Model confidence (mean pLDDT): 85 of 100. Predicted 3D model of a 476-nucleotide part of an RNA (small-subunit ribosomal RNA, 3' major domain) from a Bacteroidota bacterium.
Context: one part of a larger RNA
């Protein structure tokens, strides 16, 4: 000087408390451990692994296993030798890869050769083999915590200190005052994006107030730019104004205002810590391998299952289930696509097919909600696992191992022990919708979008984590 303390002081954070809803019990989904296996490929392992890499494992992917093949090789550059062109169609064998035949065909040219290609030789290639404790790059975490440093000066023999401490204040090393310090840098904040209000410009594919036409109805038509909206440019908020407190910084109340004191979100992550993670994204040193640890193919496996854990979904019902009727979004996607509409099937779907590369057409009926009826507290008209049968779709192919539909079946489960998690407002809870990946899908996951919409916070004694000052130390 740090680090640490069941030392002290000050202060923060859904840290506790106050509340609301969960997990832990059930069934299923998914990941992991373990076990099993020919293989169940590999990595991630307290917080900071475990719906994680994987934003799509039937084949492929695929790295694993078994079996069948190849050895200049599946792909690439170059040199050299020799030969033929390349290429197309097709037979046999085989699970395919491959092996072995047949037929057709035989480029350009300046006539030196060139392009492409086959076979041999070689420099070389290949490796998801090892080392993340040799590395780059990228990332997690403490933590969006308020810190981390430097120059000069001064102090100290020196390590170092000072500045950065103190008194206030702030979300903040934010600002003010003081001070042997004076300044500065990286962080904080601001500059960027979305959102909330207004103005203006523009008016189609969007809109319809007024005028006209028109309809059972409908911006459907003429027309219009007012309004909504769209998307460009600006404005607006700064403790600016007023009262009180204060030396100041600032605090507190109020006015006006769409918005008030960082308005609400996002992006943005200092010096560093964990020899944290990744050699399997990629790159890369070293080591290892070279008829194999490379490579091609078929089938299998990654989907196993006495069990244990994590994360979720669905429930256990009446604030509910079921049936009928009625209403209201936002944000996205679409040409090997979205597919209206018609016909057809109980249905998943099928047949035809308008329009749309989309503010035009379409996915697209949002659901919770409202209303009427029914069920009447039961393992039930709750719950839907499991199983049987019949089908649909995608795809070369759904046996291992897809999703969905219909009929039948109708398991556990009556609110979950110890313990434990999330959340402070358009939040929690609850309700549906979309997208990426993608032929299809094991999506209940991830990322977004809107609808409905709470309760509670006395407070900082305690638990956890953190910041500053100070103190002790046999630690570095």
């Nucleotide at each position: 000087u740090g680090a640490c303390g069941g030392g002290g002081g000050u202060c923060c954070g859904c840290a506790c408390a106050a509340g609301c809803g969960g997990u832990g019990g059930a069934g299923c989904a998914u990941g992991u451990g373990g076990u099993u296996u020919a293989a169940u490929u590999c990595g991630a392992u307290g917080a900071u692994a475990c719906g994680c890499g994987a934003g799509g494992a039937a084949c492929c992917u695929u790295a694993c296993c078994u079996g069948g093949g190849c050895u200049a090789g599946a792909a690439u550059g170059c040199u050299u030798c020799g030969g033929g062109g390349a290429g197309a169609a097709u037979g046999c064998u085989g699970a395919a890869a491959g092996g072995u035949g047949u037929u057709c065909g035989u480029c350009c040219u300046u006539u030196g050769g060139g392009a492409c290609u086959c076979g041999g030789a070689g420099c070389a290639a290949g490796g998801u083999g090892c080392u993340g404790c040799a590395u780059g790059g990228c990332u997690g975490u403490c933590g969006u915590c308020a810190g981390c440093u430097c120059g000069u000066g001064u102090c100290g023999u020196g390590a170092g200190a000072u500045g950065u401490u103190g008194g206030g204040u702030u979300a903040a090393g934010u600002c003010c005052c003081g001070c042997a310090a004076c300044g500065a840098g990286c962080g904080c904040a601001a500059c960027c994006c979305c959102u909330a209000c207004c103005a203006u410009u523009a008016g189609u594919u969007g809109c319809c107030a007024g005028c006209g036409c028109g309809u059972c109805a409908a911006g459907g038509c003429g027309g219009g730019g007012a309004c909504u909206c769209u998307a460009g440019u600006g404005g607006u908020a700064c403790u600016g104004c007023c009262g009180c407190c204060g030396u100041a910084a600032g605090g507190u109340g109020g006015a006006g205002g769409a918005a008030g004191g960082u308005g609400g979100g996002g992006a943005c992550g200092a010096c560093g810590u964990c020899a944290a993670g990744u050699c399997a994204u990629c790159a890369u040193g070293g080591c290892c391998u070279u008829u194999a640890u490379g490579u091609c193919c078929a089938g299998g496996g990654c989907u196993a299952c006495a069990c244990a854990c994590g994360u979720g979904c669905u429930a256990c019902a009446a604030u509910g289930g079921u049936g009928g009727a009625g209403a209201c979004a936002g944000a996205g996607g679409g040409c090997a696509g979205c597919g209206a509409c018609g016909c057809u099937g109980c249905g998943a779907g099928g047949c035809g097919g308008a329009g749309c590369g989309a503010a035009u057409c379409u996915c697209u009926u949002a659901a919770a909600c409202u209303u009427c009826a029914u069920c009447u507290c039961a393992g039930u008209u709750c719950g839907g696992a499991u199983u049987g049968g019949a089908g649909u779709c995608u795809g070369c192919a759904a046996c291992c191992c897809g999703a969905c539909u219909c009929c039948a079946u109708g398991a556990a489960g009556g609110u979950g022990g110890a313990a434990u998690c999330g959340c402070u407002a358009g939040u929690a809870a609850u309700c549906g919708c979309g997208c990426a990946u993608c032929a299809g899908c094991c999506a209940u996951g991830g990322c977004g979008c809107g609808g409905u919409g709470a309760a509670u916070a006395c407070g900082u004694u305690c638990c956890c984590g953190g910041a500053c000052c100070u103190u002790g130390u046999a630690c570095a």

Lineage of the source: Bacteria > Pseudomonadati > Bacteroidota.